[in-house]
Context: one part of a larger RNA
RNA sequence: CUCUCUCUAAGGAACUCUGCAAAAUGGUCCCGUAACUUCGGGAGAAGGGACGCCCCACGUAAGUGGGGCCUCAGAAACCAGGCUCUUGUGACUGUUUAACAAAAACACAGGUCUCUGCAAACCCGUAAGGGGAAGUAUAGGGGCUGAUGCCUGCCCAGUGCUGGAACGUUAAGGGGCAACCUGAGAUUAUAUCAGGGGUUAAACCGAAGCGCCAGUGAACGGCGGCCGUAACUAUAACGGUCCUAAGGUAGCGAAAUUCCUUGUCGGGUAAGUUCCGACCCGCACGAAAGGCAUAACAACAGGAGCGCUGUCUCGGAGAGAGACUCG
Numbered sequence: 001c002u003c004u005c006u007c008u009a010a011g012g013a014a015c016u017c018u019g020c021a022a023a024a025u026g027g028u029c030c031c032g033u034a035a036c037u038u039c040g041g042g043a044g045a046a047g048g049g050a051c052g053c054c055c056c057a058c059g060u061a062a063g064u065g066g067g068g069c070c071u072c073a074g075a076a077a078c079c080a081g082g083c084u085c086u087u088g089u090g091a092c093u094g095u096u097u098a099a100c101a102a103a104a105a106c107a108c109a110g111g112u113c114u115c116u117g118c119a120a121a122c123c124c125g126u127a128a129g130g131g132g133a134a135g136u137a138u139a140g141g142g143g144c145u146g147a148u149g150c151c152u153g154c155c156c157a158g159u160g161c162u163g164g165a166a167c168g169u170u171a172a173g174g175g176g177c178a179a180c181c182u183g184a185g186a187u188u189a190u191a192u193c194a195g196g197g198g199u200u201a202a203a204c205c206g207a208a209g210c211g212c213c214a215g216u217g218a219a220c221g222g223c224g225g226c227c228g229u230a231a232c233u234a235u236a237a238c239g240g241u242c243c244u245a246a247g248g249u250a251g252c253g254a255a256a257u258u259c260c261u262u263g264u265c266g267g268g269u270a271a272g273u274u275c276c277g278a279c280c281c282g283c284a285c286g287a288a289a290g291g292c293a294u295a296a297c298a299a300c301a302g303g304a305g306c307g308c309u310g311u312c313u314c315g316g317a318g319a320g321a322g323a324c325u326c327g
Base pairs, nucleotide, nucleotide: 001322002321003320004319005318006317007316008315010313011312014311019308027051028050029049030048031047036041038147052069053068054067055066056065057064058063070074082306083305084304085303086302087301088300089298090297094106095105110145111144112143113142114141115140116139122131123130124129148293149292150291151290153223154222155221158220159219160216161215162214163213164212167211168210169209173205174204178200179199180198181197182196185193186192224242225241226240227239228238251285252282263279264278265277266276267275
């Protein structure tokens, strides 16, 4: 010097990304216990007191009351919650990257859309067959959302899906006008032509689909610009104009979202790029890729405080095991 421990004056987070680590709390009984709340909780909230042994009284006893004794120490060792305030996220218990991530990710009850009438839809398989299901729409598959509470606005122009079937377009197939080739028969022997055979092949008839017409957003998605205006100023309830399918409603908002930005104001601190409360100029929130609240819960994330401490000021002392020397 390294590791694992023990103690440490005064101070007590000044350490540090962060109280990481350590310290502290710790048992049983009694008293007492706030906001908030879904009335269950929150709660072991918080915060206090008692605790050994001996004698006496009462009592069957457990025990209760009174008196006394000793130690540094009576839950005497081991064992054995630190607590509070506040915010974000996710309701919750669960699940996960076996061996760098346990989470605000996944799941979840609940919500909603959609498909499916049973030889179901859907999935596996070339098929037979199997699952779905020895189920039958209060069932099964798929998508999204994610307890609960209050809610979930406008746009169907594009894309998708569903419905419609008059018209347009349209395949194979049907159809066969016509043209050409052949032509042993006929023939005026040059040519032409009938029956036959062959090739190309028009009109016309042809479904779904597409076009077309509607509907549909808890389908994919989208949800404006410029200019002017009030008797201080400022601002603009109001007006004009252009564009659009329609121009973002409620709620929330410098946010896990805010670039400018350490925005501005207030709070907390002696001092606060973080935090909490507001404001709204939302670069670039917004309503089931849900919006906003929310008791309880969390080895989640941020901020503050009390207690406590070698984290630190700033070190020191000690124990054991290494390192080092000799063997």